Context: one part of a larger RNA
RNA sequence: UUACACUAUUAGGUGGAUAGCUUGGCUCGAUACGGUGAUGAAGGAUGCGACAAGCUGCAAUAAGCCUGGGCGAGGUGCAUGUAACCUUUGAACCCAGGAUUUCCGAAUGUGACUUCACAAUAAGUCCUAAAGGACGGCGAACGCGGGGGAUGGAAACAUCUUAGUACCCGCAGGAAAAGAAAUCAAAAGAGAUGCUGCUAGUAUCAGCGAGAGAACGCAGUAUAAGGCAAACUGAAUCUGUUAUAGUAAUAUAAUAGAGAUGUGGUGUUGUAGGACAUUCUUUUAUCCUAAUUCUUCGAUCUGAACUUGGCUGGAAUGCCAGACGGUAAAGGGUGAUAGUCCCGUAAGAGUAGAUGAAUGGAUUUUGAGUGUAUCCUGAGUAGCGCUCCCUGGAUACGGGGCGUGAAACUGGGAGUCAUCAACUUCUAACCUUAAAUACGUUUCGAGACCGAUAGCGUAGAAGUACCGCGAGGGAAAGCUGAAAAGAACCCCUAACAGGGAGUUCAAAGACCUUGAAACCUAAUAGUU
Numbered sequence: 001u002u003a004c005a006c007u008a009u010u011a012g013g014u015g016g017a018u019a020g021c022u023u024g025g026c027u028c029g030a031u032a033c034g035g036u037g038a039u040g041a042a043g044g045a046u047g048c049g050a051c052a053a054g055c056u057g058c059a060a061u062a063a064g065c066c067u068g069g070g071c072g073a074g075g076u077g078c079a080u081g082u083a084a085c086c087u088u089u090g091a092a093c094c095c096a097g098g099a100u101u102u103c104c105g106a107a108u109g110u111g112a113c114u115u116c117a118c119a120a121u122a123a124g125u126c127c128u129a130a131a132g133g134a135c136g137g138c139g140a141a142c143g144c145g146g147g148g149g150a151u152g153g154a155a156a157c158a159u160c161u162u163a164g165u166a167c168c169c170g171c172a173g174g175a176a177a178a179g180a181a182a183u184c185a186a187a188a189g190a191g192a193u194g195c196u197g198c199u200a201g202u203a204u205c206a207g208c209g210a211g212a213g214a215a216c217g218c219a220g221u222a223u224a225a226g227g228c229a230a231a232c233u234g235a236a237u238c239u240g241u242u243a244u245a246g247u248a249a250u251a252u253a254a255u256a257g258a259g260a261u262g263u264g265g266u267g268u269u270g271u272a273g274g275a276c277a278u279u280c281u282u283u284u285a286u287c288c289u290a291a292u293u294c295u296u297c298g299a300u301c302u303g304a305a306c307u308u309g310g311c312u313g314g315a316a317u318g319c320c321a322g323a324c325g326g327u328a329a330a331g332g333g334u335g336a337u338a339g340u341c342c343c344g345u346a347a348g349a350g351u352a353g354a355u356g357a358a359u360g361g362a363u364u365u366u367g368a369g370u371g372u373a374u375c376c377u378g379a380g381u382a383g384c385g386c387u388c389c390c391u392g393g394a395u396a397c398g399g400g401g402c403g404u405g406a407a408a409c410u411g412g413g414a415g416u417c418a419u420c421a422a423c424u425u426c427u428a429a430c431c432u433u434a435a436a437u438a439c440g441u442u443u444c445g446a447g448a449c450c451g452a453u454a455g456c457g458u459a460g461a462a463g464u465a466c467c468g469c470g471a472g473g474g475a476a477a478g479c480u481g482a483a484a485a486g487a488a489c490c491c492c493u494a495a496c497a498g499g500g501a502g503u504u505c506a507a508a509g510a511c512c513u514u515g516a517a518a519c520c521u522a523a524u525a526g527u528u
Stems, first nucleotide, its partner, number of pairs: 005527009019513001020479002024450002026447005032442001033440002035138002043104003046059003050082002054078002065098006074086003109118003124135004142173001143171005152161002157207001183190002194221005204212002225432003228378001232265002236263001237258009270409001272377004276371005285363004292358003296354002300349003306322001307338001308321004323340002331343003383404007411427005466473002486512001489500003
């Protein structure tokens, strides 16, 4: 001194952070609703378009057919092209009803699983004399029942715990389950059940370890009670079908069946009650509802007031000035921020149809006292013994198995060890029962919730592409502009690019808003 390299600056590239936005999510609340299926579902396969791969829609009548209503000028889905058509003789679209609805699938004539073949009117189970009827499968969570773990904790591990959880199976409903005291309480009393807040991490259980864990009572929410068996009576009863009347509930008749192993009546409780005997007394629930009237919902309809002047700008909703409506200043859109431009909003109206009530009808239906001789009041039950499970429940919650086994109202059970007495309290061994509660594939609304590595896994053909034989696993991917005005034409060129020209407020140029950093390149300056 130069090169490699490094540093700084500048100009670019790459990259897609950040900012802004939101079609999509998340959570909560409220009203309503809570099923569907042999009249073949849910879910699939395959088809259907002028051109048609995907999604959506539909089914050989195949992005549709018919009828009634609404709407009123455009329409032939997402989807923007060309073609050919439809439409004021009312299309498209919206609401309601109907028709069609291939094959597989509970799949059900038989057999397959190649979503097909063969055949010919039809599976199985249950009810039924017959005619005929029912069931099956699917469905997010919630519910009840039958079974029932392990990892983990106990600083190891076995009782224990995790936990009657996960999971499997069965069954159901719009809720389910529970439920009208053989309950609690304690010398005072309460009065079915569920859920919530306390009681209370208390009593209690527990290798008294780890841990588990009530109730009484208080305060709320919501409130509702009924029916049998029996004693007595003894067919006085009920059901199907057909016919008639009616809108219907239902009534009457005929016929067949159920029923003396008892249909119907009566009766249903603890201060005992009922039958029985006797004396008074008279009012309840359910169902249907054509016509008529009203309520709520309902495709949809009506719905005020500036497009006034000036300025800036590509554009006015901005600024200045003036005006108007308001039972409407919720919200969204429109070339920037709009009460008065558009859709709407407040307030009203409303066909068919549905809902609830009125009206009218049908079927049913009382309440109380006195007497107490006799009769009745749930049996392999209560209780007891052994054992197991469960529980906070320890011998004293509750339940299963085996064995044993009562009483009859002067009866029986309970009152947290057993037994006895007194006292208190209730009346088992039959059934039903709304609401308050749980859940959310629905609808509406809201948010000191997210804003594209967030929020659902999914803001796009997402349970898609892709992976796996399979069960199953499971993405990435948003943004031109107000408007495509999406760059004619020329040069260069294999193409992608590039240079002009043009559009635009701006290339924002389709790899398209903003465009950080890492990283790369060039130029300039410097260092060794």
The part of an RNA shown here (large-subunit ribosomal RNA, domain I) has 528 nucleotides and comes from an Ignavibacteriaceae bacterium. The full RNA is in RNAcentral, with records from ENA. Rfam family: Bacterial large subunit ribosomal RNA. Gene Ontology terms of the family: ribosome and structural constituent of ribosome.